[in-house]
This is a predicted structure of a 71-nucleotide RNA (transfer RNA) from Candidatus Kaiserbacteria bacterium RIFCSPHIGHO2_01_FULL_53_31. The RNAcentral record of the sequence draws on ENA. Its Rfam family is "tRNA". It is annotated as a transfer RNA. The coordinates come from a structure-prediction model, not an experiment, and the mean pLDDT is 81.

RNA sequence: GCGGGUAUGGUUCAAUGGCAGAACAUUUGCUUCCCAAGCAAAGGACCCGAGUCCGAUUCUCGGUACCCGCA
Numbered sequence: 001g002c003g004g005g006u007a008u009g010g011u012u013c014a015a016u017g018g019c020a021g022a023a024c025a026u027u028u029g030c031u032u033c034c035c036a037a038g039c040a041a042a043g044g045a046c047c048c049g050a051g052u053c054c055g056a057u058u059c060u061c062g063g064u065a066c067c068c069g070c071a
Base pairs, nucleotide, nucleotide: 001070002069003068004067005066006065007064010024011023012022013021018054026042027041028040029039030038047063048062049061050060051059
């Protein structure tokens, strides 16, 4: 330099052109003499920019970061 892949809460992963979900973690409450465990609730995210579309996290283009392969 070329090609391919990935980017979603603090972490690990889903999902889909129409509200973004789970587990763990955090906080609060219940339980307990206390801790742990358990139960309930809350907060918290679609890598960036542009385009298409009534509507984009999803499709297209460009960029950034990381991974793999080739040179």